[in-house]
Predicted 3D model of a 107-nucleotide RNA (TPP riboswitch aptamer (THI element)) from an Alphaproteobacteria bacterium.
The coordinates come from a structure-prediction model, not an experiment, and the mean pLDDT is 78.
The source organism's lineage runs through Bacteria, Pseudomonadati, Pseudomonadota and Alphaproteobacteria.
RNA sequence: CGCCAGCACCGGGGGAGCCGUUAGCCGGCUGAGAGGUCCGCCCCGCGGACGACCCCUCGAACCUGAUCCGGUUCAUGCCGGCGUAGGAAGCGUGUAUGGAUGCUCCC
Numbered sequence: 001c002g003c004c005a006g007c008a009c010c011g012g013g014g015g016a017g018c019c020g021u022u023a024g025c026c027g028g029c030u031g032a033g034a035g036g037u038c039c040g041c042c043c044c045g046c047g048g049a050c051g052a053c054c055c056c057u058c059g060a061a062c063c064u065g066a067u068c069c070g071g072u073u074c075a076u077g078c079c080g081g082c083g084u085a086g087g088a089a090g091c092g093u094g095u096a097u098g099g100a101u102g103c104u105c106c107c
Base pairs, nucleotide, nucleotide: 001102003099004098005097006095007094008093009092010090011056012055013054014053017029018028019027020026036050037049038048039047040046041045062087063086064085068081069080070079071078
């Protein structure tokens, strides 16, 4: 000098299901996250900005396939398959932290 990891910053991507009777409140399940704050609208829903959480090609974060298949459960992407499938956002910067030891220079 370079590699990997951790941490920080900048930029970017993404999701919000099922059940309890559900319009709402409240509560339960799984999970990193199941809608916290604000705003708008054709207003009991939809959209946007921000925040939390996760992920960024070493990409299973997330989407399609899918009103899929098998299992489990009160129920549900709850578990597995599908999946060496098809898509999907950084060749980012820094570091006084850790690891491994690659190259070069000096003694």